[in-house]
Molecule: small-subunit ribosomal RNA
Organism: bacterium
RNA sequence: ACAAUGGAGAGUUUGAUCCUGGCUCAGGAUGAACGCUAGCGGCAGGCUUAACACAUGCAAGUCGAACGGUAACAUUGGUGCUUGCACCAGAUGACGAGUGGCGAACGGGUGCGUAACGCGUAUACAACCUACCUCUUAUUAAGGAAUAGCUCAGAGAAAUUUGAAUUAAUACCUUAUAAUAUCAUAAAGUCGCAUGGCUUAAUGAUUAAAGAACUUCGAUAAGAGAUGGGUAUGCGUGAUAUUAGCUAGUUGGUAAGGUAACGGCUUACCAAGGCAACGAUAUCUAGGGGGUCUGAGAGGAUGAUCCCCCACACUGGUACUGAGACACGGACCAGACUCCUACGGGAGGCAGCAGUGAGGAAUAUUGGACAAUGGACGAAAGUCUGAUCCAGCCAUGCCGCGUGAAGGAUGAAUGCCCUAUGGGUUGUAAACUUCUUUUAUAUAGGAAGAAACCUCUGGAUUUAUCCAGAGCUGACAUUACUAUACGAAUAAGCAUCGGCUAACUCCGUGCCAGCAGCCGCGGUAAUACGGAGGAUGCAAGCGUUAUCCGGAUUUAUUGGGUUUAAAGGGUCCGUAGGCGGAAUUUUAAGUCAGUGGUGAAAGCCUGCAGCUCAACUGUAGAACUGCCAUUGAUACUGAAAUUCUUGAAUAUAUAUGAAGUGGGCGGAAUGCGUCAUGUAGCGGUGAAAUGCACAGAUAUGACGCAGAACACCAAUUGCGAAGGCAGCUCACUAAUGUAUUAUUGACGCUGAGGGACGAAAGCAUGGGGAGCGAACAGGAUUAGAUACCCUGGUAGUCCAUGCCGUAAACGAUGAUUACUCGGUAUUAGUCUGACUAGUGCCUAAGCGAAAGUGAUAAGUAAUCCACCUGGGGAGUACGCUCGCAAGAGUGAAACUCAAAGGAAUUGACGGGGGCCCGCACAAGCGGUGGAGCAUGUGGUUUAAUUCGAUGAUACGCGAGGAACCUUACCUGGGCUUAAAUGUGACCGGACAGACUGUGAAAGCAGUCCUUCUUCGGACUGGUCUCAAGGUGCUGCAUGGUUGUCGUCAGCUCGUGCUGUGAGGUGUCGGGUUAAGUCCCAUAACGAGCGCAACCCUUAUCUUUAGUUGCCAGCGAGUAAUGUCGGGGACUUUAAAGAGACUGCCCGUGUAAACGGGAGGAAGGUGGGGAUGACGUCAAAUCAUCACGGCCCUUACGUCCAGGGCUACACACGUGCUACAAUGGUGAGUACAGAUGGUUGCUGCUUGGUGACAAGUUUGCUAAUCUAUAAAACUCAUCUCAGUUCGGAUUGGAGUCUGAAACUCGACUCCAUGAAGUUGGAAUCGCUAGUAAUCGCAUAUCAGCCAUGAUGCGGUGAAUACGUUCCCGGGCCUUGUACACACCGCCCGUCAAGCCAUGGAAGUUGGGAGUGCCUAAAGUCGGAAACCAUAUAGGAUCCGCCUAGGGUAAAACCGAUAACUAGGGCUAAGUCGUAACAAGGUAGCCGUACCGGAAGGUGUGGCUGGAAUAUCUCCUUU
Repeated sequence: ACAAUGGAGAGUUUGAUCCUGGCUCAGGAUGAACGCUAGCGGCAGGCUUAACACAUGCAAGUCGAACGGUAACAUUGGUGCUUGCACCAGAUGACGAGUGGCGAACGGGUGCGUAACGCGUAUACAACCUACCUCUUAUUAAGGAAUAGCUCAGAGAAAUUUGAAUUAAUACCUUAUAAUAUCAUAAAGUCGCAUGGCUUAAUGAUUAAAGAACUUCGAUAAGAGAUGGGUAUGCGUGAUAUUAGCUAGUUGGUAAGGUAACGGCUUACCAAGGCAACGAUAUCUAGGGGGUCUGAGAGGAUGAUCCCCCACACUGGUACUGAGACACGGACCAGACUCCUACGGGAGGCAGCAGUGAGGAAUAUUGGACAAUGGACGAAAGUCUGAUCCAGCCAUGCCGCGUGAAGGAUGAAUGCCCUAUGGGUUGUAAACUUCUUUUAUAUAGGAAGAAACCUCUGGAUUUAUCCAGAGCUGACAUUACUAUACGAAUAAGCAUCGGCUAACUCCGUGCCAGCAGCCGCGGUAAUACGGAGGAUGCAAGCGUUAUCCGGAUUUAUUGGGUUUAAAGGGUCCGUAGGCGGAAUUUUAAGUCAGUGGUGAAAGCCUGCAGCUCAACUGUAGAACUGCCAUUGAUACUGAAAUUCUUGAAUAUAUAUGAAGUGGGCGGAAUGCGUCAUGUAGCGGUGAAAUGCACAGAUAUGACGCAGAACACCAAUUGCGAAGGCAGCUCACUAAUGUAUUAUUGACGCUGAGGGACGAAAGCAUGGGGAGCGAACAGGAUUAGAUACCCUGGUAGUCCAUGCCGUAAACGAUGAUUACUCGGUAUUAGUCUGACUAGUGCCUAAGCGAAAGUGAUAAGUAAUCCACCUGGGGAGUACGCUCGCAAGAGUGAAACUCAAAGGAAUUGACGGGGGCCCGCACAAGCGGUGGAGCAUGUGGUUUAAUUCGAUGAUACGCGAGGAACCUUACCUGGGCUUAAAUGUGACCGGACAGACUGUGAAAGCAGUCCUUCUUCGGACUGGUCUCAAGGUGCUGCAUGGUUGUCGUCAGCUCGUGCUGUGAGGUGUCGGGUUAAGUCCCAUAACGAGCGCAACCCUUAUCUUUAGUUGCCAGCGAGUAAUGUCGGGGACUUUAAAGAGACUGCCCGUGUAAACGGGAGGAAGGUGGGGAUGACGUCAAAUCAUCACGGCCCUUACGUCCAGGGCUACACACGUGCUACAAUGGUGAGUACAGAUGGUUGCUGCUUGGUGACAAGUUUGCUAAUCUAUAAAACUCAUCUCAGUUCGGAUUGGAGUCUGAAACUCGACUCCAUGAAGUUGGAAUCGCUAGUAAUCGCAUAUCAGCCAUGAUGCGGUGAAUACGUUCCCGGGCCUUGUACACACCGCCCGUCAAGCCAUGGAAGUUGGGAGUGCCUAAAGUCGGAAACCAUAUAGGAUCCGCCUAGGGUAAAACCGAUAACUAGGGCUAAGUCGUAACAAGGUAGCCGUACCGGAAGGUGUGGCUGGAAUAUCUCCUUU
């Protein structure tokens, strides 16, 4: 510059991701329907279903200027006359019925049929017709016979019809004339794509007419045009192949007939053709087009309204008339239906306009007018016109207008919400003030559409007519429009508000009611249900439903794919077809360009214009991407011809191999047979048994026989198209590689149908049969075991011949050709190298969703074939083909789901692997489980036995203390704005108390008594105000607190890098550690929470300070004692410090670190404690407390008494005491720590056997006083027993606390003296000051059911080889169909309900075809009888054909059905556990057999199997 105006996505598979893939949504549209709502106008549209049936009216007539005429009306005239009546006259206007002409074949309706030259488009007719119209030429002469009507007479219910007589014409007939008409004869010229056409002249034959008002209109002949039609052809125009063969006038020829015309259109004869995989035939569906809707387009869907064509007119057939029909409102026949009937017979056809019934979700008035436009007839006026123009109904659609506008904040009130003294929202919304009047209503005015025809006047002239003026004509129409009046007056709804998708809160409900387009919502805090407030969207409409296109590149030409997601045929050969190497020439079919014709109008698009705008309409243009013709171009493709050698093939030489087929031979092993040696077992398994064996097995030796398979070589080796192929050798056959030239000269590639081959299993026939081995039998295992294991064992496995034709027939990767970085190994060839052809591995780019692939492509390109389009149903059913059968091939639908799936990621899990840790096991010590008792729990019981905690992580737990209280439970009795408490104000004083009555008490009733004071008040009563209360529910609404994994070593982040992404890296690897502790290495570098350390305590020392502690030395004193003076040495107390850090040495190691050693009170974290990462268990607690919501309010609140929480056949947990001599009993003698104490601890004295009591007040508000340590030790006794063990239970008597010990306390004394003799299966704790054992203290507390809990000290062990196993945990890796995460997921039978489908004895219906019989109307053909105007014609008869009818057999398609089969779906049915982890026997594919079921086993195959070992290969050093 030119061209172009045009393309959006989202939700949903997962824990998350990427991809594949379906489902769904947002948009537009409709002849729509339904729900709610509704003010007006304009323009459009309006039976999509039953081409179902139709009452009634109308929709095609017209012409008297063709005719005979005069039934009705009017006029005129006449007659009679009762002067307003009757009659007469075709005389006039006109005109019923009739003859005749034209029209009725148009207009209008519908879409049954039709898959066709029906339609569309483009051609052709040299094979045709055309009334009315236009033009040209010529003519319009002479006659005749009838007939309808009318009249008369009949038949019939009617429709209708018969006979006689008479009459006209533009009706009919004869004759004349006649051509450029037609035919015949023969000729010339010229043209054409063939037949052939055109022109010219000649001769012969044949065929016309009509008149009427009368300056015109008609009539006839011929020609031309126009218009309309007919016919033929090319191309285009549905589905199904589960329809593959169809055809007898069929295909062609000759002749004849027929037609307007060609033609098997028809007939006769002859020939045997014609169509079809480029889809014939059959079946199903359907009017076609312009267009319409959608879409960026290409396309897809559709064919209402308007226009063109076709077909049809109750169903079927038939012809007549006519220019034109085989005729919607004509005829005949048949059939069905309806109606009339006097039962004899007749009539009818709304798919014209209205209208009715029916059907249906659903579609209008029995309207007006011919005023306009158009049509028929007519000379015209005019008549007719349900065409048309208008009106009516309907929000059915499109378009436009309105329902008011401006101001107005105290942001009024109501409503609604909230964090509620208040705020937000409704909301400038309202009120209120001002303004306007579209629209509605009323009144008045008021168009355009109308110009003609015609009449009148005038003019011109070709005398036909034309022009000018005036007059006449409006259904719509009370119209549009304009003006005035009135007054905000007359006018807003619907849907939605979880995401997609704009718009949020409260209440109600509680997996109910319901919603839902998809995902999904609802089980007590629902933005998702229902209501409300508010908001959003659209608006006289808004939603829903249905359908179409879009989005969907989800059928992909534009514009998809096939390793693993759906999808490569098992392999090769090859037909048709498709595609095809190099060069030259010709041609011009494809291709490209120009031109011409056509592509109707309307519509779409653009400009302009008209209705106030718009919708709508007019006008002009563009477009109509197409078809045809013609002219040119020639690169490419095609066609023809000629060459070429590089593709392909052949020849020669040589090489290779488990390539194939047939024959021969061989040894090892196994089994069997015979003989021999030899004796008691063999065999088999996790362990066993069945089995074999004293009738001699197994074992060993010798000989013989049989069948099958071929160790080592052997290899990621080799060969073959694939399946597949392995001892040696011979014969035959095929293939491939390499080398050098030579030969042919594109001979090539692919390959639908087709053919051949095709593992294993299986089938048939005949052999063979050693081993193995489905089925089967037995033995085991097991809950069962139709299995896994074992012992046997038949088909089979083997051979020959014939079938089958399938496999995870896999590289899950079709064949062929070309091109595209590297490295390396190996096989074959060549002497080597180089190279070529194979076979592998790693890798670049690229590709891919990723995994991966990567010259052997899944890269870049080309050709051809095959296949896919959500999962299931289903590779099933039906049909067909093949097969002996098994079965194979082809191959659906209903119904159902919103997914199914691929790859990769993070976890979790595994009866996967590796590494590591822990009182996890092991080694030890002591327990529990047995007894009695205590205590807690379950269960049971009860009026109540209050509630909670329930594997580990509940059960001597909440409770660190239930006689009342506590107390929450039960029974009974009371109270109610309310008990108790608190706050504030005011008033009053007493209140309290005592007594009496009643009562179980609380309480109720009564009597008595009436303050203290520092004057502030205390105490108490009353009144008022504020806050009620609830141990009722929800721990799955919560806070807080807690348990557990676990004191395990983990959990994360920033930046960077990496991957499309989820994610990864860091945090992995090699070492090391108690430790993600540290070191090294490293696309990571750093950091945080955890670990460790910092804190407390304990172990050693130092300093400081000494009271209530201590007492060595000095002194005093006592019967004795730190008792006293003093002292700070020691012990100790309590503050501050020191000390330990792998710091030092040796060894190992790169280092971190580890091992050993020294020193030291302590050594490698010194011991112990506190400290608990991110998180998990919807873990526990609403009854500690707090708190949302819900619930109760003369009670689920509160007071009181009594009872209960303490029950008792039983089961479990945790403990105590024991079973005894390492002991019991008696007596004696020592030694702690920590803690508590005034309503207290208590010394001492006295009493009591004792629990304890009394007294004295002795000490102590505490290093001062006080609370007995016991085991131990010493002595004595007991002597192995149910005991001098053990102490339960029971009786009696007491003590203490307390209002009160009955239910229901502890303790004391006397008496009694149970079980129990060391505890089954199983199970718990503990690694050093630990276990074990012994006492002491404290909290709670009047007392105590404490054997519990929390602390304290005393005495004080044993053992650890080690990590195979059990349990738990950490890290790495691997598999996964799990993610609620293995307590996961999930398969099949059976049982129940529902749904659709297949089969089925049959029953029933439909359409189409075939054969035979019969056959109306009617055309055609033939004919002697009858009529007759007599060679015409008619009636009648015969023949052919045929709608229809009957009949026969068969096929096809549906409906239904006893019974039956599988399938799908359905919160909690039964049986097992097949699959996913090595899923506990790896799984799967084909096949065969078996079994309740999943399934099992045999045989061959695959890896889409884990783990381990060996071998080999590759990379690196």